Background
Predicted 3D model of a 250-nucleotide part of an RNA (large-subunit ribosomal RNA, domain VI) from Pedobacter glucosidilyticus DSM 23534.
[in-house]
Context: one part of a larger RNA
């Protein structure tokens, strides 16, 4: 900007794309067939590889602002507790997120119309001939079915509401987010749980600081202590105040 009045919301599907692998094993059955030897077609199930979607419940990684240990200096006057830097000092865990080495699914089934190929009827040409008329089977290949996308499909499609001067609707603005370089998309904005906070709880660490008691002391204990970052939940305490612009002549 169009789409012919302006808008929310829901859709139809032309048409695009994506998929489409593929082994063993069991059974049918030591059956058919074959003198044996060997050994199926057809149907039925089960478990792989590779490739691929999604996703974090399990296992594993990362997890620089979580604990918790510990070496040197420094600095908080000193003890004692602490902060700072040393590669995140070093080292042992690890929440959420992202991940794979994890987990959960995927290909298909069916239909259609064929290909080589196989037939049926049949004649031209009394016969034979799948073919000439007429008819049926037939492939991982086509078109369908399976998954996203999709009306600039300018053939611009359809429903359903709302708005016509008391103005739908959107923006700005503002908490913010599994969304994101930035726009955008999404959720909210006091008629409120959108962040933060504060509670409570999952979780991770490993039992704090001070002080009791024991023990000459290290240390042990009162103590599953303290401390905690992205979780979950509740709860308006703080911040989403007031307000402005845009925007319909059918």
């Nucleotide at each position: 900007c169009g789409u012919u009045g302006g808008a929310a919301a829901u859709u139809u599907g032309a048409g695009u794309g994506g998929g489409g692998c593929u082994g063993a094993c069991c059974u049918u059955a030591g059956u058919a067939c074959g003198a044996g030897a060997g050994g199926a077609c057809c149907g039925g199930g089960u478990u792989g590889g590779a490739c691929u979607g999604a996703c974090c419940u399990c296992u594993a990684g990362u997890g620089a602002a979580u604990c918790u240990g510990u070496u040197g200096u420094u600095c908080c006057g000193c003890c004692a507790g602490g902060g700072g830097c040393a590669u995140u000092g070093c080292a042992g865990a690890g929440u959420a997120g992202c991940u794979a080495c994890g987990u959960c699914g995927g290909g298909a089934a069916u239909a259609g119309a064929u290909a080589a190929g196989c037939g049926c009827u049949g004649a031209a040409a009394g016969c034979a001939u799948c073919u000439a008329a007429g008819u049926g089977c037939g492939a991982a290949a086509c078109u369908a079915g399976c998954c996203a996308c999709a009306a600039g499909a300018u053939g611009a499609g359809a429903u359903u509401u709302c708005c016509a001067u008391u103005g739908a609707g959107g923006a700005u603005c503002g908490u913010g987010g599994a969304a994101g370089a930035u726009g955008a998309c999404c959720a909210c904005g006091u008629u409120g749980a959108u962040a933060g906070g504060c509670u409570a709880c999952a979780g991770a660490u490993g039992u704090a600081a001070a002080g009791g008691u024991g023990g000459u002391a290290a240390c042990a204990u009162c103590a599953a202590a303290g401390u905690c970052a992205a979780g979950u939940a509740g709860u308006a305490c703080u911040a989403a105040u007031u307000a402005u612009c845009c925007g319909a002549u059918a």
Its mean pLDDT, the model's own confidence on a scale to 100, is 88. It matches the Rfam family "Bacterial large subunit ribosomal RNA". Gene Ontology terms of the family: structural constituent of ribosome and ribosome.